[in-house]
Context: one part of a larger RNA
C1' cells in the first nucleotide's frame, strides 16, 4: 500500500446492488417449512333432479251435535275434501362439493450446517468385458380365467391419555393362484464375430422356469344385463437411448521422527455365502504372508475438498464466507425396514443424556429448515407478504402444496453513484487568533445582489416484469385431447420505479493528523508532573512531540483504532 462475513470510538443526508451467527454441531416456547390424486376403490355427508310415501299446514269448501229464534233464518264449528307452502323417509338417475380410510406417486429432491474425516473424501485423467437406473423417449409383443382377504364401517370391550384388542361384514390399479410366452432367465449341444486376461456379443437345437389392471371418453347393437368397435391414459415382458448413481485404478492434496517399526481377516489361495456389481465384503479350511525407515509405514496433531478469493511484476504466500460442483452430518451412538433410489433432517426400532404430560400403570419430543427466544460472546437481521415470476411434487385438467424462490423490513457491513448549492461580491466589515503594535491571518470566507431546485417534502399521473396453462373461436389433418393463429383470464412487490407540478438555499459535515518517517505551526497552560508513543523518542520553566485554542494538511458520509493476510 492492498484486502476483510469484521468489531470498537466519534459522526451520520439519500439511492442502487450486494451482504449479515465466523463463538456454544449449546438448549429451545410458538407458528409455518411435503404433499397430492375422487379420471384407482368402497363408504359417509352434501347440492340438483324424477318417482313413491308420511307429517305439519295459511286459506277455501262441506257443513253434524248443540244453542238462539214463533218462523224465515242466524250462531256454532265436529267430520270429509281441495290446497299455496314447508318438512322427513325410501328408490333411481345424473350432477355439485367435501373428506377419514385403503391404494398410487412424491416424502432419497429442494433447504441447513461443517461436527467428523488426512480418506479414492476431494481434484484431475482413465476403466467397468464386474454394475443398477423410478419418472421420460423410441422399438417389438401382450393384456385370458379365477380366488381369498383387509382397512374404512357396524358392534362390544380395555385405557387418564397415547392408543389397543375381540366379533361381523365390504372394495380396488391392494394381494394371491392358474393360462399364454413375442421375449427374457437357467442348463445342454452346435456355429460365427470381436477380444486376447479372465471373457463378451450374435445365430440356432432341446428342456425347465417366468407377466399383466384397469380408468376416462366417442360410435354402435340390445327392453335390459351386457356386447362390439375406436381414441386416450395407465399396466406387463423385453431391447435401445437419455439421465442419475455405485465400484476400481494412475497422479496430486497440511504439520510432526521429541512417533521407527506396524499388522492376525492381517497378506494370498480354495470353496461357499452375500451384493445391482468386483472384492476378506463375510464364513470355513490351507499357506505365511503384507506395509515401512527421507519415495516416512504405524502413531500423534490440525483440517471439509475444489472452481475460486486476497496479495504479489511474477514465482510464490495466505485463504476456502456469499455463488457453483462434490463429500459428510441431522440430540449422542447403533440397526435394519420400505423402495428404482435411504441405512432416510421434519420415517421406524433399540440404548443413552435432556425436556414435557400423567389418574404413577404409562406416554410424547428432537430448529445444523424460515422467522423467533435464552445462553455464551467484541459481534451478525423481520416470530413480514406472495405463490405474480422462475423452479419442484402430485394430478387428464381445473388446481392444491411449496419459509425453494420472488419480494419486503433491519444494520454506513461492503462497493458504487448523488447531494449538503451556483455566479458575482473588498469599507478586505464585525469577531477570533497573532503581533516587532505598523500590521498579518481566518478571507470572497460572511453579509449583500442575481440565480438554480438534484436529493428530500407535499400533490397529481403511473409502468415493464405476463406469457403461458386453461377456456372459447378459426386453421391444419383421414382424424386428434396433437400442432399453428386469434380472443379472454392472471402482479405479492405497489400506487413502488418513473414522469409532472408546488414552495424555498430552504432539511443535510464530520473525522483524523500537524517532531522525523509523513502533507500540515504558532500561542497559552503544565514543569521527568500530568501525559504521549507504530519505531526513533518527547516532558526536569521559552515543549511545532503533553492539554487547550487559533491556523493548516489529509480523507470525506465517512474518518480513525484494533485484529488478521499478502
Nucleotide at each position: 500500500g492492498a484486502g476483510u462475513g469484521a468489531a470498537c470510538g466519534c459522526u451520520g443526508g439519500c439511492g442502487g446492488c450486494g451482504u449479515a451467527g465466523a463463538u456454544u454441531a449449546g438448549g429451545c416456547a410458538u407458528g409455518c417449512a411435503a404433499g397430492u390424486c375422487g379420471a384407482g376403490c368402497g363408504a359417509u355427508g352434501u347440492u340438483u333432479u324424477g318417482g313413491g310415501u308420511g307429517g305439519a299446514g295459511a286459506g277455501g269448501u262441506u257443513g253434524a251435535a248443540g244453542c238462539c229464534g214463533u218462523a224465515a233464518g242466524g250462531c256454532a264449528g265436529a267430520u270429509g275434501c281441495c290446497a299455496a307452502u314447508u318438512u322427513g323417509c325410501c328408490c333411481g338417475a345424473u350432477u355439485u362439493c367435501a373428506u377419514a380410510g385403503c391404494g398410487g406417486c412424491a416424502g432419497a429432491c429442494g433447504g441447513g450446517u461443517g461436527a467428523g474425516g488426512a480418506a479414492c473424501a476431494c481434484g484431475u485423467g482413465a476403466g467397468u468385458a464386474a454394475u443398477u437406473u423410478a419418472c421420460c423417449u423410441c422399438u417389438a409383443a401382450g393384456g385370458c380365467g379365477g380366488g381369498g382377504a383387509u382397512a374404512g364401517c357396524u358392534u362390544c370391550g380395555c385405557g387418564a391419555a397415547a392408543g389397543c384388542g375381540g366379533a361381523g361384514g365390504u372394495a380396488a390399479u391392494a394381494c394371491c393362484c392358474g393360462a399364454u410366452g413375442u421375449g427374457c432367465u437357467u442348463a445342454u449341444g452346435a456355429c460365427g464375430a470381436c477380444a486376447c486376461a479372465a471373457g463378451u456379443c450374435g445365430u440356432u437345437u432341446u428342456a425347465a422356469g417366468u407377466a399383466a389392471a384397469g380408468g376416462c371418453g366417442g360410435u354402435u347393437c340390445g327392453u335390459a344385463a351386457g356386447g362390439a368397435u375406436u381414441g386416450u391414459u395407465a399396466c406387463u415382458u423385453a431391447g435401445a437411448g437419455a439421465u442419475c448413481a455405485g465400484c476400481u485404478c494412475g497422479c496430486g492434496u497440511c504439520c510432526u521422527a521429541u512417533c521407527a517399526g506396524c499388522u492376525a481377516g492381517u497378506u494370498g489361495g480354495u470353496a461357499g455365502g452375500g451384493u445391482a456389481a468386483c472384492g476378506g465384503c463375510c464364513u470355513a479350511c490351507c499357506a505365511a504372508g503384507g506395509c515401512g525407515u527421507u519415495u516416512g509405514a504405524c502413531g500423534g496433531g490440525u483440517a471439509g475438498c475444489u472452481g475460486g478469493c486476497c496479495u504479489g511484476a511474477g514465482a510464490g504466500g495466505g485463504u476456502g464466507g456469499u455463488c457453483a460442483g462434490c463429500c459428510a452430518c441431522a440430540c449422542g451412538g447403533g440397526g435394519a425396514c420400505u423402495g428404482a433410489g435411504a441405512c432416510a433432517c421434519u420415517g421406524c426400532c433399540c440404548c443413552g443424556a435432556c425436556u414435557c404430560c400423567u389418574a404413577c400403570g404409562g406416554g410424547a419430543g428432537g430448529c445444523u429448515g424460515c422467522a423467533g427466544u435464552c445462553g455464551a460472546g467484541g459481534a451478525u437481521a423481520u416470530u413480514u407478504a406472495g405463490c405474480a415470476a422462475u423452479g419442484g411434487g402430485c394430478g387428464a385438467a381445473a388446481g392444491c402444496c411449496u419459509g425453494a424462490c420472488u419480494a419486503u423490513g433491519u444494520g454506513a457491513c461492503g462497493c458504487c453513484g448523488c447531494g449538503u448549492g451556483a455566479g458575482g461580491g473588498a469599507u478586505g466589515a464585525a469577531g477570533g487568533u497573532u503581533u516587532u503594535c505598523g500590521g498579518a491571518u481566518c478571507g470572497u470566507a460572511a453579509a449583500c445582489c442575481u440565480c438554480u431546485u438534484u436529493c428530500g417534502a407535499u400533490a397529481g399521473g403511473g409502468a415493464a416484469g405476463a406469457a403461458a396453462c386453461u377456456u372459447c373461436c378459426g386453421g391444419u389433418u383421414a382424424a386428434c385431447u396433437g400442432c399453428c393463429g386469434g380472443a379472454a383470464c392472471u402482479g405479492a412487490c405497489g400506487g413502488u420505479a418513473c414522469c409532472u407540478a408546488u414552495a424555498g438555499a430552504a432539511g443535510a459535515a464530520g473525522c483524523c493528523a500537524u517532531g522525523g518517517c509523513c502533507a500540515a505551526c504558532u500561542c497559552u497552560g503544565u514543569g521527568c508532573c500530568a501525559g504521549c508513543a507504530g519505531c526513533c523518542g518527547c516532558g526536569g520553566u521559552a515543549a511545532u512531540a503533553c492539554a487547550g485554542a487559533g491556523a493548516u494538511g489529509g480523507c470525506g458520509a465517512g474518518c480513525g483504532u484494533u485484529a488478521c493476510u499478502c